């Protein structure tokens, strides 16, 4: 230059633009002598890498920008 990815503490969903979600994890509870494991919770954790545009409305489209992986010269 070109792609391609970036969303919760990890890992990783999220359709045709219509108020963000799963497992693990962590926090309470219950079980247990007690730890593990199991259960159980409308438990808590995110301004979707960042900054703009477009739209009534952006994780989602457009543009720039940072990263990090690859291809090309």
């Nucleotide at each position: 230059g070109c792609g391609c990815c970036g969303u919760a503490c990890c890992u990783c969903a999220g359709u045709u633009g219509g108020u963000a979600g799963a497992g693990g994890g962590c926090u309470g509870g219950c079980c247990u002598u007690a730890u593990a494991a199991g259960c159980c919770a409308c438990g808590a954790a995110g301004u979707c890498g960042c900054g703009g545009g477009u739209u009534c409305g952006a994780g989602u489209c457009c543009c720039g920008u940072c990263g990090g992986c690859g291809c090309c010269a």